[in-house]
RNA sequence: GGUUGGGAAGCUCAUUAGGAAGAGCGCUGGGUUGAAGCCCCAGAGGCAGCCGGUUCGAAUCCGGCCCCAACCA
Numbered sequence: 001g002g003u004u005g006g007g008a009a010g011c012u013c014a015u016u017a018g019g020a021a022g023a024g025c026g027c028u029g030g031g032u033u034g035a036a037g038c039c040c041c042a043g044a045g046g047c048a049g050c051c052g053g054u055u056c057g058a059a060u061c062c063g064g065c066c067c068c069a070a071c072c073a
Base pairs, nucleotide, nucleotide: 001072002071003070004069005068006067007066010025011024012023013022019056027043028042029041030040031039049065050064051063052062053061
């Protein structure tokens, strides 16, 4: 340098054929306990790597750039 795959809440990942974002763990508060853990209830937390484009509407489609991984040179 080229090819392919990926970049979404703190972490690991769903969201599939465009109508606008969820789960588990973690975190906070409460219940329970002598206290803690387990368990139960509630809650906070992301507009989706960045910038454009298409569209009435984009995490999802297209283009450029950035980052990560594998392979090729």

Model confidence (mean pLDDT): 85 of 100. This is a predicted structure of a 73-nucleotide RNA (transfer RNA) from a Blastocatellia bacterium. Its Rfam family is "tRNA". By type it is a transfer RNA. Taxonomically the source falls in Blastocatellia (Bacteria, Pseudomonadati, Acidobacteriota). The RNAcentral record of the sequence draws on ENA and MGnify.